[in-house]
RNA sequence: GAAGAAAAAGGCAAACGUUCCGAAAGGAGCGGACGCAAAGCUUCGGGUCUAAAGUUGUUGACAACCAUGACGGCCGAGCUGCUCUUC
Numbered sequence: 001g002a003a004g005a006a007a008a009a010g011g012c013a014a015a016c017g018u019u020c021c022g023a024a025a026g027g028a029g030c031g032g033a034c035g036c037a038a039a040g041c042u043u044c045g046g047g048u049c050u051a052a053a054g055u056u057g058u059u060g061a062c063a064a065c066c067a068u069g070a071c072g073g074c075c076g077a078g079c080u081g082c083u084c085u086u087c
Base pairs, nucleotide, nucleotide: 001087002086003085004084005083011036012035016031017030018029019028020027021026034073040079041078042077044076045075046074047071048070049069054065055064056063057062058061
């Protein structure tokens, strides 16, 4: 360096509950474990979610569009890394 294995020596933590933040999507803490062999890091490409502000339309508070917001536990890409086995 390549291929493979193990959730345990160690690590992370979905749903859900709760407190806080946010217009929302969602995020943070605590509890909790569905899972994870990069579920470590980076929004670089795609995808998805939301639509406050903005624009447009109607008309008088709605509708449509829109990311600059969000998701890395959606898929790629880049960088880095633990244990065991084989080459």